[in-house]
Context: one part of a larger RNA
């Protein structure tokens, strides 16, 4: 390489958009590049194969044939693939109507709670733990009542509920805005799928500049525990957590399961729509798009998966190829840095 694979054994890029490329519905005509058949030329010799011959045999040598599965030219064919031209509507999309949603961005508003400050009442404790101590408190704490400030997060509703490509999204109101779904008609007429490079988005932590800082809290300090305790527990506490702008580009970024399409028993729950029926109800039947549980065939090493497939097939991409060395070194690219990405070998078992 061929091959065999990728839920858990090595292996699905974190997720989109999209260039090249690969692949592509139905029908008519045409073309003849691919394709099929024939012909001609060529395909050196040797080798290989077959039938003979020569060395006493064999290896070896030698004669003839076949073969050389290829290439070029040419003739014919037209089913399939491709090209060209013209149609079609089942894929895809547009228009119209409806309506669900923590989808995204911006502005403003609200209440509960924590903390701090001010004032009143009031007196000796509070706090914390397994037990304590550090800590706070007679300069009046803790408790309680009233007021003020400020920041962050939005209890109940809340639901294997919803939305989003993923990361993710949860108080309320308004403004701007993306997508999905349902219904019936009209329109476009294959406009599609995937996607190497590329490009955008991308939790937390971290970085830069400027703000902000209630609570929490790496580092740090103290108190305990302990043989020790650079921890677990306690009292404090700074970065950070928050905002704006700019970087970083990684996660058990997980369904450890790439995207798209078609097909293949059912039962049951739930969310958003549609249709039909009557006895108009907290109804029944049915259909569609999601989201769960169970389960047949089938698959699987087993576990399990099972119309949301890990079943049956097709298209395209990514990735794997014994363990360690190592996701490391070197080099390249990116980054302010931290580091990221691409990615070996010696050696060893």
């Nucleotide at each position: 390489c061929u091959g065999g694979g990728c839920g858990u054994a090595a292996a699905g890029c974190g997720c989109g958009c999209g260039u090249a490329g690969g692949c592509g519905g139905u029908u008519u005509g045409u073309u003849a590049a691919g394709c099929u058949a024939g012909a001609u030329g060529u395909g050196a010799a040797a080798u290989c194969c077959c039938a003979g011959g020569g060395c006493u045999c064999a290896a070896c040598c030698u004669u003839g044939g076949a073969a050389c599965u290829g290439c070029a030219u040419u003739u014919a064919g037209a089913a399939c693939u491709g090209g060209c031209a013209g149609g079609c509507u089942a894929g895809a999309g547009u228009a119209c109507a409806g309506a669900a949603g923590a989808g995204g961005g911006g502005u403003g508003u609200g209440g509960a709670a924590u903390u701090u400050c001010c004032g009143g009442u009031g007196u000796a404790g509070c706090g914390g733990u397994g037990a304590a101590a550090u800590g706070c408190g007679u300069a009046g704490a803790g408790a309680u009542c009233g007021g003020a400030a400020g920041g962050a997060a939005c209890a109940u509703c809340a639901g294997u509920g919803g939305c989003g490509a993923a990361g993710g999204c949860g108080a309320c109101a308004c403004c701007c805005u993306g997508g999905a779904c349902u219904g019936a008609u009209a329109c476009u007429g294959a406009c599609g799928c995937u996607g190497a490079g590329g490009u955008g988005c991308g939790a937390a932590a971290g970085c830069g500049u400027g703000g902000g800082g209630a609570g929490c809290a790496a580092a740090c300090a103290g108190g305990a525990u302990u043989a020790g305790a650079u921890a677990c527990c306690c009292u404090g506490g700074u970065a950070g957590u928050c905002c704006a702008c700019g970087c970083c580009g990684u996660a058990a970024a997980c369904g450890a399961u790439g995207u798209c399409u078609a097909c293949u028993a059912g039962u049951u729950g739930u969310u958003g729509g549609g249709g039909c029926c009557c006895u108009u109800g907290a109804g029944g039947c049915u259909u569609u798009a999601g989201u769960g549980a169970c389960g047949c065939a089938g698959c699987u090493a087993a576990c399990g998966c099972a119309u949301u497939a890990a079943g049956u097939a097709g298209a395209c991409c990514g990735c794997c190829u014994g363990g360690g060395g190592a996701g490391u070194a070197c080099g390249g690219c990116c980054g302010c840095a931290a580091g990221g990405u691409u990615a070996a070998a010696a050696c060893u078992c």